[in-house]
Molecule: c-di-GMP-I-GGC riboswitch aptamer
Organism: Chloroflexota bacterium
RNA sequence: ACCGAUAAAGGCAAACUCGUCGAAAGGCGGGGACGCAAAACUAUGGGUCUAAAGCGUAAACAAACGCCAAGACUGCCAGGUUGCCGAAG
Numbered sequence: 001a002c003c004g005a006u007a008a009a010g011g012c013a014a015a016c017u018c019g020u021c022g023a024a025a026g027g028c029g030g031g032g033a034c035g036c037a038a039a040a041c042u043a044u045g046g047g048u049c050u051a052a053a054g055c056g057u058a059a060a061c062a063a064a065c066g067c068c069a070a071g072a073c074u075g076c077c078a079g080g081u082u083g084c085c086g087a088a089g
Stems, first nucleotide, its partner, number of pairs: 002089001003086002011036002016031006034075001040081003044078003047073004054067004
C1' cells in the first nucleotide's frame, strides 16, 4: 500500500413516526435502527424521481394527458476530494 476481522475506540442512521419548509420530488430537526469502512464531502458522467411556472392537444377558460425551463436524490453505479482503526493474507 492493497485489503477489511464475530477486534477495539468512536461515528453515521433505512423503513416507520412527530414537527417544520416545499407545488411536488424532497430538505431540515426530534424519536427510531434496517444497514454502513467512507452511509464523510462533491450533482462531474450515467441513472432514477418531481413538474407549481411555461408550451402542446385547442379559438378561449377549467380539468385531464403529453412535453419541458427548472428542481431533487451521493443509503443507485462510476469519477473527483478528504479520512478512523489494524487481525489474517